A computed fold for a 1241-nucleotide part of an RNA from a Candidatus Omnitrophota bacterium, annotated as large-subunit ribosomal RNA, half B. It matches the Rfam family "Bacterial large subunit ribosomal RNA". The prediction has a mean pLDDT of 84. The organism belongs to Candidatus Omnitrophota, within Bacteria.

Context: one part of a larger RNA
RNA sequence: CCCUCGUUAAGGAACUCGGCAAAUUGGCCCCGUAACUUCGGAAGAAGGGGUGCCUUAAACCUUAAAGACGCACAGUCUAAGGGGAUUGAGGUGACACUAAAGAGGCCCAGGCGACUGUUUAGCAAAAACACAUGUCUCUGCUAAGUCGUAAGACGAUGUAUAGGGACUGACACCUGCCCGGUGCCGGAAGGUUAAGUGGCGCGGUUAUUCCCGCAAGGGAAGAAGCUGCAAUCUGAAGCCCCGGUAAACGGCGGCCGUAACUAUAACGGUCCUAAGGUAGCGAAAUUCCUUGUCAGGUAAGUUCUGACCCGCACGAAUGGUGUAACGGUCUGGGCGCUGUCUCAACGAGGGGCUCGGCGAAAUUGUAGCGACGGUGAAGAUGCCGUCUACCCGCGACUAGACGAAAAGACCCCGGAACCUUUACUGUACCUUGGUAUUGGAUUUUGAUCCGACAUGUGUAGGAUAGGUGGGAGGCUGUGAAGCCUUGGCGUUAGCCGAGGUGGAGCCAACCUUGAAAUACCACCCUUGUUUUAUUAGAAUUCUAACUCAUUGCCUUGAAUCAGGCGUGAGGACAAUGCCAGGCGGGCAGUUUGACUGGGGCGGUUUCCUCAUAAAAGGUAACUGAGGAGCACAAAGGUUCUUUCAGCACGUAUGGCAAUCGUGCAUUGAGUGUAAAGACAUAAAAGAGCUUAACUGCGAGACCUACAAGUCGAGCAGAUGCGAAAGCAGGUCUUAGUGAUCCGGUGGUUGCAAGUGGAAGCGCCAUCGCUCAACGAAUAAUAGGUACUCUGGGGAUAACAGGCUUAUCGGGCCCAAGAGUUCACAUCGACGGCCCGGUUUGGCACCUCGAUGUCGGCUCAUCACAUCCUGGGGGUGGAGAAGCUCCCAAGGGUCCGGCUGUUCGCCGGUUAAAGUGGUACGCGAGCUGGGUUCAGAACGUCGUGAGACAGUUCGGUCUCUAUCUGUCGUGGGCGUAGGAUAUUUGAGGAGAGCAGUCCGUAGUACGAGAGGACCCGGAUUGACGAACCUCUAGUGUUCCAGUUAUGCCGCCAGGCGUAUAAGCUGGGUAGCUAUGUUCGGAAAGGAUAAGAGCUGAAAGCAUCUAAGCACUAAGCCCCCUCCAAGAAUAGAUAUCCCGUACCAUAAGGUACCUGAAGAGACCUUGUAGACUACAAGGUUGAUAGGCUCCGUGUGUAAGUCCCGUAAGGGAUUAAGCUUAGGAGUACUAAUAUCUCGUGCGG
Repeated sequence: CCCUCGUUAAGGAACUCGGCAAAUUGGCCCCGUAACUUCGGAAGAAGGGGUGCCUUAAACCUUAAAGACGCACAGUCUAAGGGGAUUGAGGUGACACUAAAGAGGCCCAGGCGACUGUUUAGCAAAAACACAUGUCUCUGCUAAGUCGUAAGACGAUGUAUAGGGACUGACACCUGCCCGGUGCCGGAAGGUUAAGUGGCGCGGUUAUUCCCGCAAGGGAAGAAGCUGCAAUCUGAAGCCCCGGUAAACGGCGGCCGUAACUAUAACGGUCCUAAGGUAGCGAAAUUCCUUGUCAGGUAAGUUCUGACCCGCACGAAUGGUGUAACGGUCUGGGCGCUGUCUCAACGAGGGGCUCGGCGAAAUUGUAGCGACGGUGAAGAUGCCGUCUACCCGCGACUAGACGAAAAGACCCCGGAACCUUUACUGUACCUUGGUAUUGGAUUUUGAUCCGACAUGUGUAGGAUAGGUGGGAGGCUGUGAAGCCUUGGCGUUAGCCGAGGUGGAGCCAACCUUGAAAUACCACCCUUGUUUUAUUAGAAUUCUAACUCAUUGCCUUGAAUCAGGCGUGAGGACAAUGCCAGGCGGGCAGUUUGACUGGGGCGGUUUCCUCAUAAAAGGUAACUGAGGAGCACAAAGGUUCUUUCAGCACGUAUGGCAAUCGUGCAUUGAGUGUAAAGACAUAAAAGAGCUUAACUGCGAGACCUACAAGUCGAGCAGAUGCGAAAGCAGGUCUUAGUGAUCCGGUGGUUGCAAGUGGAAGCGCCAUCGCUCAACGAAUAAUAGGUACUCUGGGGAUAACAGGCUUAUCGGGCCCAAGAGUUCACAUCGACGGCCCGGUUUGGCACCUCGAUGUCGGCUCAUCACAUCCUGGGGGUGGAGAAGCUCCCAAGGGUCCGGCUGUUCGCCGGUUAAAGUGGUACGCGAGCUGGGUUCAGAACGUCGUGAGACAGUUCGGUCUCUAUCUGUCGUGGGCGUAGGAUAUUUGAGGAGAGCAGUCCGUAGUACGAGAGGACCCGGAUUGACGAACCUCUAGUGUUCCAGUUAUGCCGCCAGGCGUAUAAGCUGGGUAGCUAUGUUCGGAAAGGAUAAGAGCUGAAAGCAUCUAAGCACUAAGCCCCCUCCAAGAAUAGAUAUCCCGUACCAUAAGGUACCUGAAGAGACCUUGUAGACUACAAGGUUGAUAGGCUCCGUGUGUAAGUCCCGUAAGGGAUUAAGCUUAGGAGUACUAAUAUCUCGUGCGG
């Protein structure tokens, strides 16, 4: 010193984020107990009283031993005893009686959650989960749902009062509006739509025919068959569509005006919407601004409570608002209580330390490892300079070694993994259609073929003329015309039938119209009816496939299985296979660009022009300016002609400006389009004729990584203009764009998988990309991660440092102004010049194989731009109090309320409550409230996963110190012999503060009010040192009391344990503070600012230049402490030390000697971790013992007496008494050994 305990004066939460921790309370009995309430509770509410031991005891209950009566082992009487008694009464001793141990602190108010429960094994116990309740929804039983490829299983041996899913979350009062979006449910008319059906049509081939050709051969058309593609039609769900549904996902407005003060707006207007937030609540777990405002509580309240309502951004089962009870919950307040604190002290046990034994670890480039200033990859033990420093330990402390640990978790970059979704692409499941297993019948609907029948109105025209061809006659007693009834069609005019009647004609050619007569025949067209057949659909039905059940029987003796035979129910459905459509984050694979003064957000991404660009070319930036993603059939070619803008003057309307004339006018105009360059010889303006806005090429260059891009004379062909020379392969030039693949279209001497053809391909021309992330990754692609992971980066952010200093802070200069007057007592605009490196930034230089981040605590240290105290100048200084400036860093510089706060506000003080630096000093020193992991909630954003410099509750702080450093403490050597004492002081350290009162003096001053300087005295606060007489604490056994229990055989008396003292009351020494004493001073020297004397330069003036003198808490001394390793190692006093020989400066050899002194060892403490130091060691009081005294406790034991007893009294102020004082050798310090030498450069 740490850990774990015990006690604590006075105060009592002042501590702190927060009463964390600790303390208080505590058992039992009695009394007593509020609001509120779901009437159960709340409640052990709260708050009081009692509690040991001894004696005694009633009613009542029980019993009948002894006894009595009785012949009686029958019975009766009496009531000793027991219970009652964990009670009552009386007594008795203590500080204290649940005497030890074990055993709620309480109250008030609010948030959240109703409750008991559950949870992140190992940082979160909660407000999260669950929950009873409510609601919605699905499910009729082979249930829905779930698992499984299936069989099968769970659901359930359950059956809608059941089971599954979702939301809500007791209870009370309630639960508003919106169906436009999304979802779900329902609907089926229409639209769209797959496979399938269907096959119009088109294509390939070519028997054959035709044409050309003398022939060879070439060309054209093209049947059947084979074959490719394939339209109308048909074809379900889905989607579109129409409704419903919000306790489904969800949503629930804006602007303007208006009342007789103002303010506000019941009121009005207008726009939008699916509808515009109702009740309730509201600065809230939700309120940014915000510490909103008011009220309460407090001395003081960022928290808390109650209100208000301006709800950034409450709100009704993602439930709203209340609510008794409950809570290891969160928040605020109070009482009690306390070492949490003011402010710390003492004590105990265990470590630490010393000795003996045993004996790790991380770490480690090598180390002979200092301070300061500087430098430097920008914070140096190691470089430079200076200073400091003898060598080596031990105990301590942590400021540094950008200490250790963990290839940073933040950030960025690359990768991954999970998660989400209306990202992309798939897919299980589900669903719909087709088809197979799969059959019969009836009805009906459609389509098609054949047959029959009907049908047909432009105008003109007898009138309802379908087309073409033939045709001069046709029909008629097998009943014509007409009439009646009736059916069908219809353009309402008529046409065609059937039946009846009737009994002989009717029609064509001919007239008109035009293409012609249904006079007649044939082949057809449109539309319609119908028979048969084929085919498709629908409905109904049958039973035999198929499915199911078990109520029968059998295998079978048992049989919830299986099979068989029956019976029954369903039934061509279902189910399954294949094909096809839909749905499909349930599941899967992936994508989700880059640049970037970090990243994100924003912006940009290709091309053109200019500047930057530094006189060739080229040249970057999230540098500065602008444009393009076209246009034009003339705005192209050519030939010819012309000159513009502007200004002046003149001229009807007519003006500054229209058109006209004259003059001047070198370019200021114009050139489709931005800019630059260029152009009057025009590239500008106009006219004529025209198409070179041509085909095939192209020497050679420019540019250039490539791919691209650009210029181009000339040649051949054909052409335009021009008389011609000539010019013309678009436009004054430079933008107007897109590789490859894939595909389309047109053309074509090319190829054609046995051959021929063809499909297909090639070649030429051309088309299809805001592939704009524009050299284009794919036909096709978004998000989240705080649950995260991995590889990297100080190539790149957050902290700190560095550089810079815009910003910030400070100073100076100038002086407009104000200050009544007056720039400068004080303040100072517009400007200028510097300094600092505390703010916010900029940069991205060390550090990402880790430099821990705010605030507090502890401990500081420096600067001075000084808050106080000290000295001074000025004052718009009367005094007092101030303002301002100069000097000055010695010391000092508060306690609380709120908040995590720094800061700030507030309360109360003060001489003052300074500003800054030190990694925003200090986490290998502490804390962990804030921030910044994982849980959870609110508001808001997002479809969602999730997110928020928004809020809220909760949430693991490791390290034994090697080196430097620091504080202590030793050993060695040195200090020219060795010692013992006493000292000097170079140097270093410490200390250094201030108030109040009194006197001077109510004086100076002042009208008064007020009220001093200087000087002297007293006293106090804070700070510091020492001490223990007093006060106070502790005092682990000094004394006493006392409970429970065990033991000493029992009583008595003691002892052990209950804590490492069982508890309680006291307490010596020691150690302590709250206690006591003392300290800061005074003096001297030299100065600062300042103020003087004398005094020139400069005949004056001048504090200065020479000279002299004054002046501050500051400087040097003075005061206290350390100090000669002060290597310059000092001084003084005293003590000690041989002969011979050789050498000759201290030396050597031999023998002798072992001094002074010191140490070991022992007894110890005033000392102490060890060591050291100090007191002693028999010539001795060092320790122990003993004696006496003191001190503390408080009257021992034993005996006697009193009392029934507990107990009391006497002996007795007794007994005991650690560490205190004195005395006393009884015991132990005995004995002994070692070092140290011999006269010293």